[in-house]
RNA sequence: CGACCCCGUGCGGGAGAGACCUUGAGGGCUCACACCGAGCCGUCAGGGCGCCGAAGGAGCAAGACUCCCCACAAACUCUCAGGCACCCAUGACCGUUCGGGCGAG
Numbered sequence: 001c002g003a004c005c006c007c008g009u010g011c012g013g014g015a016g017a018g019a020c021c022u023u024g025a026g027g028g029c030u031c032a033c034a035c036c037g038a039g040c041c042g043u044c045a046g047g048g049c050g051c052c053g054a055a056g057g058a059g060c061a062a063g064a065c066u067c068c069c070c071a072c073a074a075a076c077u078c079u080c081a082g083g084c085a086c087c088c089a090u091g092a093c094c095g096u097u098c099g100g101g102c103g104a105g
Stems, first nucleotide, its partner, number of pairs: 001105001005101004010096004018049001020048006027041005050084003056080001057078003063072001
C1' cells in the first nucleotide's frame, strides 16, 4: 500500500393482502326546523371475520465427518409480532458513496 469479508452511514431501486362488518368519539354536507331530529361522506381509536409476508421471532431437508445423537440455511413453512384501496412511504434483498474493523498478500 492493501484484496476478500464484516459493521455503520447517505443515496437509488424495492412486493403482498379488506375502499369488509361493527362500536365509540369528533368533523363536514344535505333534508327538516319552533324544538326534537333523519340521511350521507371522510378522520381517529377499539372489536369481529377474512387475508398478506420482506422488519423481528419460530420450524427443518439434503449434506460432510466411520456410525449414532446433538447442532447447523433461506426469499421455503408458520403467522407470535407486524401489516392489508391508490398515491406516498418502507424494513427483506440489490446497487452504490463515505467512514470504521479485520488483515491474506
Molecule: Glycine riboswitch aptamer
Organism: Saccharopolyspora elongata